[in-house]
RNA sequence: GCGCGCUUAGCUCAGUUGGUAGAGCGACCCCUUGACGUGGGGUAGGCCAGGGGUUCGAAUCCCUUAGCGCGCA
Numbered sequence: 001g002c003g004c005g006c007u008u009a010g011c012u013c014a015g016u017u018g019g020u021a022g023a024g025c026g027a028c029c030c031c032u033u034g035a036c037g038u039g040g041g042g043u044a045g046g047c048c049a050g051g052g053g054u055u056c057g058a059a060u061c062c063c064u065u066a067g068c069g070c071g072c073a
Stems, first nucleotide, its partner, number of pairs: 001072007010025004019056001027043005049065005
């Protein structure tokens, strides 16, 4: 330099016929305990890596930038 893939919650990841974003773990609160832990219930937390475009509507499609990984030179 070229090709391919990935970037979504604090962490690990789902979400791929375009239709107002989810899980597990973690955090906080309540119940349970003498206390901790386990167990049960609940709450908060993301405008989806940045920018632009297509569309009535984009995490999802297209272009571009950046970061990371793999392969080829």